Predicted 3D model of RNase P RNA and transfer RNA as a complex of 431 nucleotides.
[in-house]
């Protein structure tokens, strides 16, 4: 140098004039008024504001209580307000490596395994060995599972011994399983011993075992003001799939169907908050301590245009200029935490391989 | 904004792990019958929204996006 691998950050800048939106200050107009019109100040879109996939905050039904049904999670420990996130280890598989993927339980139970093949969970097609029969080609009979064949898998692997041929039959190495010692919080690792080798996959099939979850969502809720036309049905009615309980309720209640009303305040942005420093922790991360205040409106603002600059493209010539075009994905709507998808360019940090040079 | 649901031939659908090289019907296309059209017979081409994972094997199981619908002051 050249290819890779895992993170982290940036995502046009500056200046000027014109323009929108909150709030605030002056002044003016109107005046029932929180309204209007002006000029100051001061804020004004992301890393994803997106998908809504999760998780929680708040609100309102019981301060959400107990079965059932449903559903989510799924190695071990930590982190957290929570989580299917993260952070760090362990086991398995990929990769020359950096590093990346993957995870309960299949000896509870039930289903499934298409075609092929003898057989996909209890057998033997071709074979190879033994008896018996046959002149012989073959044929029946008992053994066998070592070789072929079949398929995504074929009943521990491989090597010797053995043996009629064979086989964990035996025996060494490896896997397994089971005991038991020993290290680690703990997944899980190491040694020994063996009457062990029975136990094929599949759980993003049913299924079991552990944890977790009440239901709805800011169009939730509360308040005010305008307005309108009542009638029918149930006798209990209110939260969620059912049930039980709770809770209201009784001559009013409530449902459902017409009927009125598209006002205005509140929830709404000071937050599990932001940026800096110190400690504790391998690290997620927590605690202290200074510090900043950072969109909050309504179908809803956050732009243009000029010039210098940055970045790419293409196109002209001589080193290096000059003209042209472009600047990605996008776009708050109660708010955090994350996951996961879309993104032209660009910095940057640690590491791996190979190559050349000292 | 929230909260649900679906996607197969042009167009209505069927299949819910293998027997799917995916049926039906309707439409199109050709032939046949007909003097011609129609009806009617017989062929034929036509499709799993898009990527990834589970599994031996996916149109079907999971997820992620993409496209359409419905709802809730």
């Nucleotide at each position: 140098c050249a290819a890779g691998c895992a993170g982290g950050c940036c995502g046009g800048g500056u200046a000027a004039u014109c323009g929108c939106g909150g709030c605030u200050c002056g002044c003016c107009c109107a005046g029932g008024u929180u309204g209007g019109a002006c000029g100051g100040g001061u804020c004004g879109a992301g890393g994803a504001a997106a998908g809504u996939c999760c998780g929680a905050g708040c609100u309102c039904c019981a301060c959400a209580g107990g079965g059932c049904a449903g559903g989510a999670u799924g190695c071990u420990g930590g982190g957290u307000a929570a989580c299917g996130c993260c952070c760090a280890g362990u086991g398995g598989g990929g990769g020359u490596g950096a590093c990346c993927c993957c995870a309960g339980g299949a000896a509870a139970g039930u289903g499934c395994c298409a075609c092929a093949g003898a057989a996909a969970c209890a057998u033997a097609c071709c074979g190879c060995c033994c008896g018996c029969c046959g002149u012989g080609a073959g044929g029946c009979g008992a053994g066998u599972a070592a070789g072929g064949g079949u398929g995504a898998a074929a009943u521990g692997g491989c090597g010797a011994g053995g043996u009629a041929a064979g086989a964990g039959c035996u025996c060494a190495c490896c896997g397994g399983c089971a005991g038991u010692c020993g290290g680690g919080u703990g997944a899980c690792c190491g040694g020994c011993u063996g009457g062990c080798c029975g136990c094929g996959g599949u759980a993003a099939a049913c299924c079991c075992c552990a944890u977790c979850c009440g239901g709805a969502g800011c169009a939730a809720g509360a308040c005010c003001g305008a307005g309108c036309a009542g009638g029918g049905g149930u006798c209990g009615g209110g939260u969620g799939g059912c049930c039980c309980g709770c809770c209201c309720g009784a001559u009013g209640a409530c449902c459902c169907c017409g009927g009125g009303u598209u006002g205005g305040u509140c929830g709404c942005u000071a937050g599990a908050g932001g940026u800096g420093g110190a400690c504790g922790g391998c690290a997620a991360c927590g605690u202290c301590c200074a510090u900043c205040c950072c969109a909050g409106a309504g179908a809803a603002a956050u732009g243009a245009u000029u010039g210098c600059c940055c970045g790419c493209u293409c196109g002209c010539g001589u080193u290096c200029g000059c003209g042209a075009g472009c600047g990605a994905c996008a776009g708050a709507a109660c708010u955090c935490g994350g996951c996961u998808u879309a993104c032209a360019g660009g910095c940057u940090u640690g590491c791996u391989u190979g190559g050349c040079c000292u | 904004g929230c909260c649900c649901c679906c996607a197969u031939c042009g167009u209505c659908u069927a299949g819910g792990g293998g027997c799917c090289u995916a049926g039906g019907a309707c439409g199109c296309a050709g032939c046949c019958c007909u003097u011609u059209c129609a009806a009617g017979g017989c062929u034929a081409a036509a499709a799993c929204c898009g990527g990834g994972g589970u599994u031996c094997g996916a149109a079907u199981c999971c997820c992620c996006g993409u496209g359409g619908g419905g709802g809730c002051a």

It holds a member of the Rfam family "Bacterial RNase P class A". Rfam classes the family as a ribozyme. Its mean pLDDT, the model's own confidence on a scale to 100, is 79.